Transfer RNA from a Nanobdellota archaeon, 74 nucleotides, folded computationally.
Its Rfam family is "tRNA". By type it is a transfer RNA.
């Protein structure tokens, strides 16, 4: 330079066939629980879904461009 892929919670990701309130594990705080701690249990916080535009009644999701990363090929 060319083609492909990704990008969502602090971190690992699902959701991408347009419609339910935007989710799990983790990690974090609290309370329980133990003499303490860990391990368990219940509970909550925490997201402009990279960024801008466009399509649509409705977009994370289609469709354009931009940034960022990666994979091949030259």
């Nucleotide at each position: 330079g060319a083609u492909c892929c990704c990008g969502u919670a602090g971190c690992u990701c699902a959701g991408c066939u347009g419609g339910u309130u935007a989710g799990a594990g983790u990690a974090c705080u609290g309370u329980c629980c133990u003499g303490a701690u860990a391990c368990g249990a219940c509970a909550g916080g925490g997201g402009u879904c990279c960024c801008a535009g466009g399509u649509u009644c409705a977009a994370a999701u289609c469709c354009u461009g931009g940034c960022g990363g990666g994979a091949u090929c030259a």
NCBI's taxonomy places the organism under Archaea, Nanobdellati, Nanobdellota.